RNA sequence: CUCUUAUCCAGAGCGGGCGAGAGAUCGGCUCGAUGACCCCGCGGCAACCCCCAUUCGGCAAUGGGAAGGUGCCAACUCCGACAGAGGUAAAGUCUGGUAGAUGAGGG
Numbered sequence: 001c002u003c004u005u006a007u008c009c010a011g012a013g014c015g016g017g018c019g020a021g022a023g024a025u026c027g028g029c030u031c032g033a034u035g036a037c038c039c040c041g042c043g044g045c046a047a048c049c050c051c052c053a054u055u056c057g058g059c060a061a062u063g064g065g066a067a068g069g070u071g072c073c074a075a076c077u078c079c080g081a082c083a084g085a086g087g088u089a090a091a092g093u094c095u096g097g098u099a100g101a102u103g104a105g106g107g
Base pairs, nucleotide, nucleotide: 001107002106003105004104005103006102007101008100013042014041015040016039017038021031022030023029025081026080027079028078043073044072045071048069049068050065051064052063053062054061055060077099082096083095084094085093
């Protein structure tokens, strides 16, 4: 970088450093010199991998745990983008898809 698969309306912040943009892209909207984003330390959330128990021929399912590997700790993936439903239309709503993020496995 790419493929497969699962999840994405829940949850969880303090201190220090740096100093200007950041929230993937575009539009909107928001965050930001009362210091954002990012980095480090500590803390936490969650339960994908993992561990234990039960069931099962097995795959796996259910319940529990949190030592270890990831991940995450503004806003539903911040909202939308493409197609459709419904609607006189606009706004708003719903469904599916695209894109993205994360885990696990493979190339």